[in-house]
Context: one part of a larger RNA
RNA sequence: CACCGCCCGUCACACCAUGGGAGUUGGUAAUACCCGAAGCCACCGAGCUAACCCUCGGGAUGCAGGUGUCGAAGGUAGGAUCAAUGACUGGGGUGAAGUCGUAACAAGGUAGCCGUAUCGGAAGGUGCGGCUGGAUCACCUCCUU
Numbered sequence: 001c002a003c004c005g006c007c008c009g010u011c012a013c014a015c016c017a018u019g020g021g022a023g024u025u026g027g028u029a030a031u032a033c034c035c036g037a038a039g040c041c042a043c044c045g046a047g048c049u050a051a052c053c054c055u056c057g058g059g060a061u062g063c064a065g066g067u068g069u070c071g072a073a074g075g076u077a078g079g080a081u082c083a084a085u086g087a088c089u090g091g092g093g094u095g096a097a098g099u100c101g102u103a104a105c106a107a108g109g110u111a112g113c114c115g116u117a118u119c120g121g122a123a124g125g126u127g128c129g130g131c132u133g134g135a136u137c138a139c140c141u142c143c144u145u
Stems, first nucleotide, its partner, number of pairs: 003108001005105001008101002011098001013095004018090003023085006031077004039070001041068004047063002052059002111132009
């Protein structure tokens, strides 16, 4: 840059992040059940057994061994949660010069706006209710000079 102004939405193009999405992949902490190493503990201990006891037979003690509770790892199952990814899909943001119209800003050319219903490529239109943050004209009340 001042109406040859400003400005709205759809559509098209590019990029960015993001929601949904049959699912797929990986992580995390748990739950239920299965299995159950080492080890502690409890019980058994017919085999073995130096110190103690002993009536010399053995006893006590200890060990091997066995069983059980607990128990790491592992397995099975259905969930939880986090992340990545996913055909397709929804809107959002950004971007000198794209498309269609012209909704708003002046009474913006049908005053505008809010709520709601409905209709339409899109801005939006229409109906009903509400508001003045409407112009114009006239009147009334109040304040100031």